[in-house]
Molecule: transfer RNA
Organism: marine eukaryotic metagenome
RNA sequence: CGGUGGCUUAGUGGAAUAGCACUACCUUGGUAAGGUAGAGAUCGCGGGUUCAAUUCCCGCCCG
Numbered sequence: 001c002g003g004u005g006g007c008u009u010a011g012u013g014g015a016a017u018a019g020c021a022c023u024a025c026c027u028u029g030g031u032a033a034g035g036u037a038g039a040g041a042u043c044g045c046g047g048g049u050u051c052a053a054u055u056c057c058c059g060c061c062c063g
């Protein structure tokens, strides 16, 4: 310094974004490509502050 869906990643107080992958459908003679919709995150773990924490503070774990 970093840890956020299977992977890569954005966000940094009002509860999480996108891409790839996955599922269904549309399209095609078929595959691929493309389009539409959907599922999937205890935001490393524990505690504190706050009406509210992914975000601030402390400790720990991992790289």
Stems, first nucleotide, its partner, number of pairs: 001063003006020003014051001022038005044060005